Predicted 3D model of a 472-nucleotide part of an RNA (small-subunit ribosomal RNA, 5' domain) from an Acetobacteraceae bacterium. Its mean pLDDT, the model's own confidence on a scale to 100, is 87. RNAcentral holds the full RNA, with entries from ENA and SILVA.
[in-house]
Context: one part of a larger RNA
RNA sequence: GAGCGAACGCUGGCGGCAUGCUUAACACAUGCAAGUCGAACGAAUGAUUUAUCAUUAGUGGCGCACGGGUGAGUAACGCGUAGGAACCUAUCCUAAGGUGGGGGAUAACAUUUGGAAACGGAUGCUAAUACCGCAUAAGACUGAGGUUAAAAGAUUUAUUGCCAUAGGAGGGGCCUGCGUUUGAUUAGCUAGUUGGUGGGGUAAGAGCCUACCAAGGCGAUGAUCAAUAGCUGGUUUGAGAGGAUGAUCAGCCACACUGGGACUGAGACACGGCCCAGACUCCUACGGGAGGCAGCAGUGGGGAAUAUUGGACAAUGGGCGCAAGCCUGAUCCAGCAAUGCCGCGUGAGUGAAGAAGGUCUUCGGAUUGUAAAUCUCUUUCAAUGGGGACGAUGAUGACGGUACCCAUAGAAGAAGCCCCGGCUAACUUCGUGCCAGCAGCCGCGGUAAUACGAAGGGGGCAAGCGUUGCUC
Numbered sequence: 001g002a003g004c005g006a007a008c009g010c011u012g013g014c015g016g017c018a019u020g021c022u023u024a025a026c027a028c029a030u031g032c033a034a035g036u037c038g039a040a041c042g043a044a045u046g047a048u049u050u051a052u053c054a055u056u057a058g059u060g061g062c063g064c065a066c067g068g069g070u071g072a073g074u075a076a077c078g079c080g081u082a083g084g085a086a087c088c089u090a091u092c093c094u095a096a097g098g099u100g101g102g103g104g105a106u107a108a109c110a111u112u113u114g115g116a117a118a119c120g121g122a123u124g125c126u127a128a129u130a131c132c133g134c135a136u137a138a139g140a141c142u143g144a145g146g147u148u149a150a151a152a153g154a155u156u157u158a159u160u161g162c163c164a165u166a167g168g169a170g171g172g173g174c175c176u177g178c179g180u181u182u183g184a185u186u187a188g189c190u191a192g193u194u195g196g197u198g199g200g201g202u203a204a205g206a207g208c209c210u211a212c213c214a215a216g217g218c219g220a221u222g223a224u225c226a227a228u229a230g231c232u233g234g235u236u237u238g239a240g241a242g243g244a245u246g247a248u249c250a251g252c253c254a255c256a257c258u259g260g261g262a263c264u265g266a267g268a269c270a271c272g273g274c275c276c277a278g279a280c281u282c283c284u285a286c287g288g289g290a291g292g293c294a295g296c297a298g299u300g301g302g303g304a305a306u307a308u309u310g311g312a313c314a315a316u317g318g319g320c321g322c323a324a325g326c327c328u329g330a331u332c333c334a335g336c337a338a339u340g341c342c343g344c345g346u347g348a349g350u351g352a353a354g355a356a357g358g359u360c361u362u363c364g365g366a367u368u369g370u371a372a373a374u375c376u377c378u379u380u381c382a383a384u385g386g387g388g389a390c391g392a393u394g395a396u397g398a399c400g401g402u403a404c405c406c407a408u409a410g411a412a413g414a415a416g417c418c419c420c421g422g423c424u425a426a427c428u429u430c431g432u433g434c435c436a437g438c439a440g441c442c443g444c445g446g447u448a449a450u451a452c453g454a455a456g457g458g459g460g461c462a463a464g465c466g467u468u469g470c471u472c
Base pairs, nucleotide, nucleotide: 001472002471003470004469006468007467008466009465010464013344014343015342016341017340018339019337020336021302026300027299028298030297031296032295035062036061037060040059041058043056044055045054046053047052048051069255070254071253078180079179080178081177082176083175084174087172088171089170092168093167094166095165097163098162099161100134102132103131109124110123111122112121113120114119139148140147141146153160154159181227182226183225188218189217190216193215194214195213196212197211198210199209200208230252231251232250233249234245235244236243237242257278258277259276260275261274280291281290282289283288308334310333311332312331316330317328318327319326320325347377348376349375357368358367359366360365381413383408384407385406386405387404391399416461417460418459419458420457421442422441423440427456428455429454430453431452437444438443
């Protein structure tokens, strides 16, 4: 000098655009953050009206694995980059096929019953695009004989579903080369360990698992251990090389009270799902139950320190739905904060009696100083009143009567902070007297202090200015 997610002190007019728990991955009251489909199904209720409409607890389908948060863990194929072969893929696209014929249940519901509750039990009834056989068969397996394997309808009659096969797109799983912090005051580490065979397992290769066999494998080019840490695009600094860093935004990873586990599913070992254990909190009729803000707000706590328990689905996007539409704390907006960057304003011209006052003085004067007053103007911004968008494509605008435009009044409402010994731009007087104090370094102060305190003057920056911290 530059920079900051900054904090603190003094001060503070407006607007635009950004940014805002860096600490306790500490604990959380309350509300909301994932639903939707009646064009799959039975049933109930209501309304008209005598066959429709509306609403929906339940069965069923799709979604809830996305979106949003955090960075605890992780030194690792986690990430980055360049490749690879043994894989999967709901929805979507393309191609060519199929959709035949049967069956038994079950929730809702009714009756009854247990429990304080959470939530159940028994009996009976019923439907389906729920479930199960049979048929058919491209495909798969094969010892070539054969074996195995599917479907579902709805309806406004024009569609839309369903099943299987092959391919694609996009997505994902796996493997490898190279790169990726510090420590040797960590030198040896390793028995599923390294390899093979048989078997199992996975969507898939593999000690991934298992039985047996062999005795290997890694390591001073730093294994192992310990410490620290999410990685990257980037950001910042620097002429560069390099250093530091990884907030916001974007990609990947990991996590979801702590630890473990699987279920469902195309996809999870699943933030707002399940089970077990633990800690904590709450309810209880003491028998037993309920919970998980590192979602958006918000509370307590910690801290130098970080915002509203706001509006809307209008736009963009997502889920469901044929659609109308519903949901969406994603998102778009508004609120708060000089936290940062950028822009604007706090007036312009005139004005010498160089006024008064202040300060200094060699007492002549000098300076503050065209500064003020005066006179003549202007009205940006702010204020008040009126009009009023784009963003939306036929309807639909939270923002918002916002941006913007016009009018009105009046200089009116709007300047501070730090410094003045040298470095370093800017000097005098008074007070103090090694005291009180200053200080980034050198150093000032012990009676004439340009260095302390005040005043006048001056310098710098300016809605900011200084200080502290951190990086180059």